């Protein structure tokens, strides 16, 4: 050098054939108890690594780059 492969919420992940970004954990409130812990109810939290293109429309398809992880010379 080449080639595969990942990257999305605070960790761990989904996300189908392009068509309104989602779970469980964790967190905020509130209920429940004498109080804790378990439960239960609402909520917050994201410009999908970055730049560019194709499209009416891109987490998704294309290039380029930047990180992880592998393989080959």
């Nucleotide at each position: 050098g080449c080639c595969c492969u990942u990257g999305u919420a605070g960790c761990u992940c989904a996300g189908u054939u392009g068509g309104u970004a989602g779970a469980g954990c964790a967190c905020a409130u509130c209920c429940u108890u004498g109080g804790u812990a378990a439960g239960g109810a609402u909520g917050a939290g994201g410009u999908c690594g970055g730049c560019g293109g194709u499209u009416c429309a891109a987490g998704u398809c294309c290039g380029c780059u930047c990180g992880g992880g592998g393989g080959c010379u």
This is a predicted structure of a 73-nucleotide RNA (transfer RNA) from an Opitutales bacterium. Rfam family: tRNA. It is annotated as a transfer RNA. It was read from a public genome assembly.